[in-house]
RNA sequence: UUCUUAUCAAGAAAGACGGAGGAUAAGGCCCUACGAAGUCUUGGCAGCCCCUUUUUAGGAAGGUGCCAAAUCCUAUCCGCCUAAGGCGGAAGGAUAAGCA
Numbered sequence: 001u002u003c004u005u006a007u008c009a010a011g012a013a014a015g016a017c018g019g020a021g022g023a024u025a026a027g028g029c030c031c032u033a034c035g036a037a038g039u040c041u042u043g044g045c046a047g048c049c050c051c052u053u054u055u056u057a058g059g060a061a062g063g064u065g066c067c068a069a070a071u072c073c074u075a076u077c078c079g080c081c082u083a084a085g086g087c088g089g090a091a092g093g094a095u096a097a098g099c100a
Base pairs, nucleotide, nucleotide: 001100003098004097005096006095007094008093013042014041015040016039017038021031022030026074027073028072043067044066045065047064048063049062050059051058052057071092076090077089078088079087080086081085
């Protein structure tokens, strides 16, 4: 990195350095000098693996992941209802497990 499968409206932030962006790319909306990104430290969450017979549960030691907003929303395709528009799915994206 490809492929397969599963999940994605739940959950969980402080400090130090830093100094203007971030939110994947576009648009929207939003966050941000009451301090963005990034790095580090500490802490936390519990989705997957894992562990435990309190199993529709619990744990957080270990492997990952995560800690603004539904995967923030839309934009593409399909279906349905429609006046604006809305709903559902696919695609795309993220994460894990497995395979190569």

Model confidence (mean pLDDT): 79 of 100. SAM riboswitch aptamer (S box leader) from a Flavobacteriales bacterium, 100 nucleotides, folded computationally. Rfam family: SAM riboswitch aptamer (S box leader). The family has 457 seed sequences and 9,625 matches in Rfam 15.1. The source organism's lineage runs through Bacteria, Pseudomonadati, Bacteroidota, Flavobacteriia and Flavobacteriales.